[in-house]
The part of an RNA shown here (large-subunit ribosomal RNA, domain II) has 700 nucleotides and comes from a Parcubacteria group bacterium.
Its mean pLDDT, the model's own confidence on a scale to 100, is 81.
NCBI's taxonomy places the organism under Bacteria, Bacteria candidate phyla.
The sequence was found in a public genome assembly.
Its Rfam family is "Bacterial large subunit ribosomal RNA".
Context: one part of a larger RNA
RNA sequence: GCCGACGACUUUAUACUUAUUGCUGAUUAAUCCCAUUUAUUGGGAGGAGUCAUAGGGAAACCGAGUGUUAACAGCGCGUUUAAAGUAAUAAGUAUAAGACCCGAAGCCAGACGAGCUUACCAUGGCUAGGAUGAACCCCGACGAAGGUCGGGGGGAGGUCCGUACCCGUUAGCUGUUCAAAACUAUGGGAUGAGCUGUGGUAAGGAGUGAAAAGCUAAUCGAGUCUGGGAAUAGCUGGUUCUCCUCGAAAUAGUUCUACGACUAGCGGUUUAUUUAUCCAGGCGGGGGUAGAGCACUGGAUGGUAUGUAGAGGGCGAAAGCCCAGCAUACCAAUCAAACUCCGAAUACCGCUUUGGUUAUGAUAAACUAGUCAGACUACGGGGGCGAAGCUCCGUGGUCAAAAGGCAAAGAAUCCAGACCGCAAUCUAAGGUCCCUAAAUUUUAGUUAAGUGCAGUUUCAAGGUAGUGAUUCACCAUAGACAAUUAGGAGGUUGGCUUAGAGGUAGCCACCCUUUAAAGAGUGUGUAACAACUCACUACUUGAUUGGUGAAUUGCGCCGAAAAUUUAGCGGGGCUCAAACUAAAUACCGAAGAUGCGGAUGCUUUGUUUUUUUAAACAAGGCGUGGUAGAGGAGCGUUUUCUAAGCAGUGAAGUUUCAGGCGUGAGCCGGAAUGGAGCUUAGAGAAGUGAGAAUGUCGGC
Numbered sequence: 001g002c003c004g005a006c007g008a009c010u011u012u013a014u015a016c017u018u019a020u021u022g023c024u025g026a027u028u029a030a031u032c033c034c035a036u037u038u039a040u041u042g043g044g045a046g047g048a049g050u051c052a053u054a055g056g057g058a059a060a061c062c063g064a065g066u067g068u069u070a071a072c073a074g075c076g077c078g079u080u081u082a083a084a085g086u087a088a089u090a091a092g093u094a095u096a097a098g099a100c101c102c103g104a105a106g107c108c109a110g111a112c113g114a115g116c117u118u119a120c121c122a123u124g125g126c127u128a129g130g131a132u133g134a135a136c137c138c139c140g141a142c143g144a145a146g147g148u149c150g151g152g153g154g155g156a157g158g159u160c161c162g163u164a165c166c167c168g169u170u171a172g173c174u175g176u177u178c179a180a181a182a183c184u185a186u187g188g189g190a191u192g193a194g195c196u197g198u199g200g201u202a203a204g205g206a207g208u209g210a211a212a213a214g215c216u217a218a219u220c221g222a223g224u225c226u227g228g229g230a231a232u233a234g235c236u237g238g239u240u241c242u243c244c245u246c247g248a249a250a251u252a253g254u255u256c257u258a259c260g261a262c263u264a265g266c267g268g269u270u271u272a273u274u275u276a277u278c279c280a281g282g283c284g285g286g287g288g289u290a291g292a293g294c295a296c297u298g299g300a301u302g303g304u305a306u307g308u309a310g311a312g313g314g315c316g317a318a319a320g321c322c323c324a325g326c327a328u329a330c331c332a333a334u335c336a337a338a339c340u341c342c343g344a345a346u347a348c349c350g351c352u353u354u355g356g357u358u359a360u361g362a363u364a365a366a367c368u369a370g371u372c373a374g375a376c377u378a379c380g381g382g383g384g385c386g387a388a389g390c391u392c393c394g395u396g397g398u399c400a401a402a403a404g405g406c407a408a409a410g411a412a413u414c415c416a417g418a419c420c421g422c423a424a425u426c427u428a429a430g431g432u433c434c435c436u437a438a439a440u441u442u443u444a445g446u447u448a449a450g451u452g453c454a455g456u457u458u459c460a461a462g463g464u465a466g467u468g469a470u471u472c473a474c475c476a477u478a479g480a481c482a483a484u485u486a487g488g489a490g491g492u493u494g495g496c497u498u499a500g501a502g503g504u505a506g507c508c509a510c511c512c513u514u515u516a517a518a519g520a521g522u523g524u525g526u527a528a529c530a531a532c533u534c535a536c537u538a539c540u541u542g543a544u545u546g547g548u549g550a551a552u553u554g555c556g557c558c559g560a561a562a563a564u565u566u567a568g569c570g571g572g573g574c575u576c577a578a579a580c581u582a583a584a585u586a587c588c589g590a591a592g593a594u595g596c597g598g599a600u601g602c603u604u605u606g607u608u609u610u611u612u613u614a615a616a617c618a619a620g621g622c623g624u625g626g627u628a629g630a631g632g633a634g635c636g637u638u639u640u641c642u643a644a645g646c647a648g649u650g651a652a653g654u655u656u657c658a659g660g661c662g663u664g665a666g667c668c669g670g671a672a673u674g675g676a677g678c679u680u681a682g683a684g685a686a687g688u689g690a691g692a693a694u695g696u697c698g699g700c
Base pairs, nucleotide, nucleotide: 001700002699003698004697005696006695011097012096013095014094015093016092017091018090019089020088021087022086023085025051026050027049031045032044033043034042035041036039055062056061065077066076067075068074100238101237103235107228108227109226110225111224112223118202119201120200121199122198123197124196125195126194127192129161130160131159132157136153137152138151139150140149141148142147165189166188167187170185171184172183204220206216207215208214241634242633243632244631245630246629251264252263253262254261255260265371266370267368268367269366270365271364272363273362274361278356279355280354281352282351283350284349285348291342292340293339297336298335299334301332302331303330304329305328306327307326308325312323313322314321315320374399375398376397377396378395379394380393381392382391383390404415405414419598420597421596422595424594425593426592430588431587432586433572434571435570439585441584442583443582444581445580446579452574453573462558463557464556466555467554468553469552470551471550472549473548474547475546483540485538486537487536489513490512491511494508495507496506519534523532524531599624600623601622602621603620604619605618606617607616608615609614635689637686638685639684640683641682642681643680644679645678646677653673654672655671656670657669659668660667661666
C1' cells in the first nucleotide's frame, strides 16, 4: 500500500411541542397475589400520589375575585363573553448524566525501583618501562666569618614520556547498522581529587549532584506501574443505504470577546388570516450629494486706496519722503470632507379606477436548523504612493452553493441557470484558411512595420522628410522650389577694448552710398589678415496643377534588455490578409429556446372507488442546479410474534449470466458449486448499511 472483518448521534429520568390512540375528569407508582410457554410475559389487587376542575397574594388569608392602600378610589393579575383535559405510544428539542466516536500534554493517590547511574560506607584488587632528581646526609675546596662552590649518596612530586587500565578531543565511516551511540585513525589521564570487584545506605517535590536542571534501569524542568478515569479539550480528524421538495450565511449588538458563544437578521416545517407582490406609466413630496459658486466661514495670488508706534532698507544736514511690514476697504482671478447665494441625474416615500406580470407576496404564531474567516468584479469613497492578486465601507453582479458554451489552458470576466431521453430545429456570447463546426463571402479604404492576427495579456516621456486624410496662408509661364553659372561691393581695418581684434574673442551702435543684389555680417578658418561659405541678386532650365510653410488627424517607425526552448498570434501559417477601419448578407455555435416521448412537486377542474381527515385516473397551468441545513417517501440487515409456505427430486452461502422489473437503494430469474436449513405477508425491537478517522485486528 491493497484486501477482509470490526468501527461513531445511544440509553435512562424530567420538561416542552407535534402526531396518533384510549377515556370524558384522566391515570396509577412502589408493593403484593395468581398463571404459564420462565421473561423486556400475561391477568388482577393497590387511588398513596400527580395533572385538571379558580384565582390573587411573599405569606397569614380571602375567594369570582384578590393584591396594593386609610380607602367603597385608581391600578396589576384574574373571572365573563368564547371551557378541554388527562394517560399511553412515536418523533423532535432541551437539561442531568462519558452523552456522536477517537485523540492530549497534564493533576492527585498508593505502590515498585540505586543489578544502569550519582554520592557515601565497609572490605578486597590493580597500576610495564623510562626520565627528572626536592628535602636530608657525607666528602672536598675557598673564606676571618656569615657562607659559597664542587662531588657522592638519597629518592620527593594531584612531576614528565609512555603500556595495561580509565576516558572520549578531532576526523572519517556507519546510519532497515556489529551496535537504539559501535568501528577506524587521531587524542587526554596514567602514584592519583587514580581505576576497579563484592556487600551496603540514600527516591519521587524526594534523593544524589567538583552544578550540566546532570543522574535516579534505552524514561527526568519532577521516575515507573496501577487506580481516580470514558479527566478535560471553545481544538484537529472521522461519522456508513436510496429517491423526492425547499434552501441559507460569512452581517448587527454584546461578550477576559475576536477560529468560541448568546440575541436579532437570512433557512426549513406546520397552522391561521389577508390579497396582494413586482415592473412600467401618471400625480404629489422632502432633500443638499455630483456639479457649480464665493453671498457666509476659512485658505491663498496680484493690484489700488486709506491708516499705521520705536526698532528693517534707501535718500537727506535736518524736517521729512519713499520702499518693506501690519490692518482695513475695494477691484481682478481662485480653493474647500467637517464653506454654501445655488443645485441636478439617480435613489427614496405616498396615492393611483392606467398597462403588463404571474403565486413569486404580507401579517401573526409555534417548533427547529445552519451561519458570525468570505472572494473577485463594476461603480461611489476612506487609508496607502489616485501602489498591490493591498486594506476598510457603500450599491449591484458572479463564485461560494452553478454544471454547459466562449476567453488556447483559468472559482469570481462574457453568454446562459443542467428533471430524464432523442444520430431533430432555431439562436446567445463568440466565431467561419488548416488544426476545428461554419465565408479563402461582398463593398470601400488604411497598414509594409509580420505592425497586427489578445479583451491595452504590458508599455511612457520624447523623437520621426514612413504614409493616408482635412484645413489655412504664401509663391508660381511677368517662370515658382531645387539645381548649374556669375556676382556677393564702397565709406571701412565702424567705435571701444586689446600685444593684435581688419564682418566673424568681448562691449556699444548697426548708419550711409553704388546697385539687379549684397548683413557694420550665417558659419568654417587665421596670431591678426588672407581664403572658403551663407543671406541677397541675375542668367540658364521649364512645373500643370507645381512648390513652400503652418495646424489637426488615421495607421505606422525609434525609444523596447533576462536568464532550460522559439515561448508576448494556442500552433501551422497569413500581406488588394487569414491584419486594421466602416458597412452588408449568409452560416456555425450551449445542458438556452422549440419539437417529440417519459417521470415527478404544487395547484385547478373532472371522473371513479368507498377503509371518505383518503386513494386512483385523466386534462390544464406553473415548476423540478444546489453546499451548510430542514422536511417527506422508501430499500436493505439482525432478531421476536402471528399466519402461510419452501427444502437431500437439494435450504443458506459462494461464483457467474446478450435474462426480466424498479427513478434508485435493490428485487426476481437461469447456470455452476454447496450440503441443511430458509422464505413470504402483517406487526414489533434495534449492537441496522463504511472509503476515508497518520482508525483497530488479521492476511498478502